[in-house]
RNA sequence: UGGGGGGUGGUGUAACCGGCAGCACGGCAGAUUUUGGUUCUGUUAGUACAGGUUCGAUUCCUGUCCCCCCAG
Numbered sequence: 001u002g003g004g005g006g007g008u009g010g011u012g013u014a015a016c017c018g019g020c021a022g023c024a025c026g027g028c029a030g031a032u033u034u035u036g037g038u039u040c041u042g043u044u045a046g047u048a049c050a051g052g053u054u055c056g057a058u059u060c061c062u063g064u065c066c067c068c069c070c071a072g
Base pairs, nucleotide, nucleotide: 001071002070003069004068005067006066007065010025011024012023013022019055026044027043028042029041030040031039048064049063050062051061052060
């Protein structure tokens, strides 16, 4: 430099032929418990960035940044 794959709460990971962004762990509060842990309930917080298309974008298009793989 070229080609391919990826970037989603604090962490891991779904949803993608465009239509409410979910799950697990974690954090916080409460209940239970002599205490801790376990268990239960509630809550917390997210689509890398900037544009475009669309009634509507995590999803499609363009550019940029970062990570991984291959080639040189």

Record summary
Transfer RNA from an Acidimicrobiia bacterium, 72 nucleotides, folded computationally. The coordinates come from a structure-prediction model, not an experiment, and the mean pLDDT is 81. It matches the Rfam family "tRNA". Rfam classes the family as a transfer RNA. NCBI's taxonomy places the organism under Bacteria, Bacillati, Actinomycetota, Acidimicrobiia. The sequence is in RNAcentral, with records from ENA.